[in-house]
Parts: sequence; C1' cells; structure tokens
RNA sequence: UUGCUUGAGGAGCGUUGCAAUCCGAUAUUUUUUUCAAAAUAUUAGACUAGGCUCAAGCUAAUUAGACAGACCGUGACGGCUGUUUAAUGAAUAUGCAACGACGCUCAGCUAAU
Repeated sequence: UUGCUUGAGGAGCGUUGCAAUCCGAUAUUUUUUUCAAAAUAUUAGACUAGGCUCAAGCUAAUUAGACAGACCGUGACGGCUGUUUAAUGAAUAUGCAACGACGCUCAGCUAAU
C1' cells in the first nucleotide's frame, strides 16, 4: 500500500435513487469433446443514503534477513522459485474532529417568551 470484517462519529420514520451488489437479456472474447463456464460492454428489473473519516483485526502485496532447490548463468550468496521470520511503525506529552440528497420527529446545547 490492496481487499474484507468490526467499532465509533446522537437516534428514528418516510421519499428519491448514483455507484456497488444480485438476477435476466443482447453482443464480443477465452476455455472446453459437448452441454456449458468465465470475462468485458450495453441494457431492463430488484435492492440501496455511513459508499466518507478515525481506530482495531485479518488477508494479500512490498521491503529486508535466513534456509532449501534435481532451476537459469562461464562465474559472482548473481538471478529465479518455494518455505519461514520481521517490518509497513513505536514511545512520551497535549488536545479532540470534519463531512454525509430531501422532508419530518425526538434527544442534546444556547437564547428569548
């Protein structure tokens, strides 16, 4: 650094519907003995207003080290492959968020009556 999960960012109801997801159809491509399967694009429908930020965990990836190889190389602990370890942050102090379509309601704070 990628993806997923969980938690927090006050809560509820309703409406709309982009992305994502599911499913169907069409077209193209790939695999396959065939049925068929997968990927991409377009499109109808369903669902959908924490998808954002912060934090935690897992996974992949990257970097470094160690080990192994019947692999590559004239050779060089050179390359490649596999396994494994570690890191991608830690400590101290102080402080504490910002943002999220539309409508309504509640909670909380402030002011007025």
Model confidence (mean pLDDT): 75 of 100.
Predicted 3D model of a 113-nucleotide RNA (SAH (S-adenosyl-L-homocysteine) riboswitch aptamer) from Cocleimonas flava.
Lineage of the source: Bacteria > Pseudomonadati > Thiotrichales > Thiotrichaceae > Cocleimonas.
RNAcentral holds the sequence, with entries from Rfam.